[in-house]
Context: one part of a larger RNA
């Protein structure tokens, strides 16, 4: 000098864009943060209101609307994404370059084939039992895209065989033959010539379902190289190193197990200890390098602490489950409930870091055929000079150089065109009026084309209508009026800027050198000056 997720002191007008719990991965009140689908399925209210019957005039019973609505339940998809944090980890964790001939992949896209015929259970519900609560049990009924057989097998998988191809190798891939195993579920819009048991069959479109192939995106595994400090850490290792066989996994592998062998690593730093998430990047620097890893993006790890599996395409799962522990809460003392390192917010510790805000309008995500619903992701607003940037606090004239302050050699000098005074302008802030872009959609209606028997439906294109949290914001116009808006540090040298008074090695200053003991440009005040300016200094840290 530059920089910062900064803090402290003095001061503080406006706006834009960023940014804001770095310490205790300490504890958490409250609300919200993951649901959705009735076009998979069976149940199914109430308030209110309108009638009818009875009435002791209080009401009671019943029917309709409310409404196949609310609601819970079965089933499907999602909940493994998105969001947070950096504890752990010195590791194939990350970075980079490769390999998988050792692998998996829901939804999506393209493509091939199929979707036949049966059966069963169970929640909800009803009845009932136990319990303080959380909840749990028994009996009975029922549906499905729930579950289970049967049929079919384009294919696919397994085994045997043949031929060819490719590869560094174990081997791979392709074609063919034989044998064996193996699928499925329906829902919905429209039409109704023909048939009909009057339900429908049937025709046509959409969404699904099953078995394959390919792709895209995602995931898993392996390897080369790189990745902090300590040798005042020198030896470490028994599933250890390798083999055979088996198990297990989507898959290779001591991953696991049995047996066999005795290996494996290490001064090119093993092992141990300390510290630490890694990177793209960021800061500095002419560069080489050094330091850092906030925000944003990629990867990893974690979710009160430790362990475990289940479900699933995917988790060993932050707002799932089980066990143990610590802590908090409830309890009828038998037993239960909980997990903010999601968004706000609270307490504590701390020098120190925000609103218990608005909206799904946009972008994106989940579900749904869609309307739509959900979304503290996100978009916005709020708070903080925390940072960067921009703007303003006026402009022009004005000497007899006013008054006043300070200095003085008492002549004067300086603050100083500074003020007053005269003229002008109108940024920002204030008031009034107008007023956006961000919106493309979805959907409804109309037109045209395609599919079709069809002018239904569906698909595509065009036109019209519809949707804004921010926000009456940005922006524009008008009004008034210099009015509301300047401080901080320094002045001995380094280092730009000097005099007077006070003090008298005192009080004090200080980054280094050093000032102060009676003339202090170095302490304190004043006048003057220098620098920066909504900031200026100080402290901390890095280069």
């Nucleotide at each position: 000098g530059a920089a910062c997720g900064a803090a402290c002191g003095u001061u503080g007008g406006c706006g834009g864009c960023g940014u804001g719990g770095a310490u205790c991965a300490g504890g958490c009140a409250u609300g919200c943060a993951a649901g959705u689908c009735g076009a998979a399925c069976g149940c199914g209210a109430a308030a209110a209101u309108c009638g009818a019957a009875c009435u002791u005039c209080g009401g009671u019973u019943u029917g309709g609307u409310g409404a196949g609505u609310a609601g819970a339940g079965u089933g499907g998809c999602g909940a493994a994404c998105g969001g947070g944090u950096g504890a752990g980890u010195a590791a194939c964790g990350c970075g980079u370059g490769g390999g998988c001939a050792a692998u998996c992949u829901a939804c999506c896209u393209u493509u091939g084939a199929g979707u036949g015929g049966g059966g069963a259970a169970u929640a909800a519900c009803c009845a009932u039992u136990c319990c303080a609560a959380c909840g749990a049990g028994u009996g009975g009924c029922u549906a499905a895209u729930u579950c289970c057989g049967c049929g079919u097998g384009u294919g696919u998988c397994c085994g045997u065989c043949u031929u060819g191809u490719c590869g560094c190798a174990u081997g791979u891939c392709a074609a063919g033959a034989c044998g064996g195993g193996u699928a499925a579920a329906g829902c919905u819009g429209g039409g109704g010539a023909u048939c009909u048991u009057c339900g429908g069959a049937c025709c046509u479109g959409g969404c699904g379902c099953u078995c394959g192939a390919a792709g895209a995106g995602g995931a898993g595994c392996c390897c080369g190289c790189g990745u902090c400090c300590c040798a005042u850490u020198a030896g470490c290792u028994a599933g250890u190193u390798g083999g055979u066989g088996a198990g297990g996994u989507a898959a290779c592998g001591g991953c696991u197990c049995a047996c066999c062998a005795a290996g494996g690593c290490a001064a090119c730093g093993a092992u141990g200890g300390g510290u630490a998430g890694c990177c793209g990047a960021u800061c500095u620097g002419a560069g080489a390098g050094g330091a850092u890893g906030a925000c944003c993006g990629g990867c990893c790890a974690c979710a009160c602490u430790g362990g475990g599996a289940c479900u699933g395409a995917g988790a060993u799962a932050c707002g799932g489950c089980c066990c143990a522990g610590a802590c908090u809460c409830c309890u009828a003392c038998g037993g239960g409930a909980g997990g903010c390192a999601g968004c706000a917010g609270u307490c504590g510790a701390g020098a120190g870091g925000c609103u218990u805000c608005g909206g799904c309008a946009a972008u994106g995500g989940g579900g749904g055929a869609a309307a739509c619903c959900c979304u503290g992701a996100c978009c916005g607003a709020g708070c903080g000079a925390c940072g960067c940037c921009g703007c303003g606090u006026g402009c022009g004239g004005g000497a007899u150089g006013a008054a006043g302050g300070c200095c003085u050699u008492c002549g004067g000098g300086u603050c100083g065109u500074a003020a007053a005074c005269c003229g002008c302008u109108g940024u920002c802030a204030g008031a009034a009026g107008g007023g956006a872009a961000g919106a493309a959609u979805c959907c409804u209606c109309c037109u045209u084309g395609g599919c079709u028997a069809a002018u239904a439906u569906c698909c595509a294109a065009g036109g019209a209508g519809u949707u804004g949290a921010c926000g009456g914001u940005a922006c524009c116009u008008u009004c008034a009026g210099a009015g509301g808006a300047a401080g901080c540090u320094c002045c001995g040298g380094c280092u730009a800027a000097c005099u007077c008074c006070g003090u008298g090695c005192c009080a004090g200053c200080a980054g280094c050198c050093g000032c102060g003991g009676u003339a202090a440009u170095a302490c304190g005040g004043a006048g003057g000056g220098a620098g920066c300016g909504a900031a200026c200094g100080u402290u901390g840290u890095u280069c």
A computed fold for a 543-nucleotide part of an RNA from a metagenome, annotated as small-subunit ribosomal RNA, 5' domain.